RNAcentral holds the sequence, with entries from ENA. Transfer RNA from a Candidatus Hydrogenedentota bacterium, 75 nucleotides, folded computationally. It matches the Rfam family "tRNA". Rfam's curators write: Transfer RNA (tRNA) molecules are approximately 80 nucleotides in length. Lineage of the source: Bacteria > Pseudomonadati > Candidatus Hydrogenedentota. The prediction has a mean pLDDT of 82.

RNA sequence: GGGGACGUAGCUCAGUGGGAGAGCGAUGCGUUCGCAACGCAUAGGUCGGGGGUUCAACUCCCCUCGUCUCCACCA
Numbered sequence: 001g002g003g004g005a006c007g008u009a010g011c012u013c014a015g016u017g018g019g020a021g022a023g024c025g026a027u028g029c030g031u032u033c034g035c036a037a038c039g040c041a042u043a044g045g046u047c048g049g050g051g052g053u054u055c056a057a058c059u060c061c062c063c064u065c066g067u068c069u070c071c072a073c074c075a
Base pairs, nucleotide, nucleotide: 001071002070003069004068005067006066007065010024011023012022013021018055026042027041028040029039030038048064049063050062051061052060
């Protein structure tokens, strides 16, 4: 320098055009003498950033940033 994959809640991830979600975690309540476990409820998101296409974009296209990886080059 070129190619590919990934980026979504605090963590691990799903979601491939029309409602942003799950598990774990957090907080509150119940249960208990108390803790754990369990049950119920709640909060938590610029979907990495910008632009475009579309009636409508996490999703499609372009640019860009970051991480991982393969190839090439130099020494």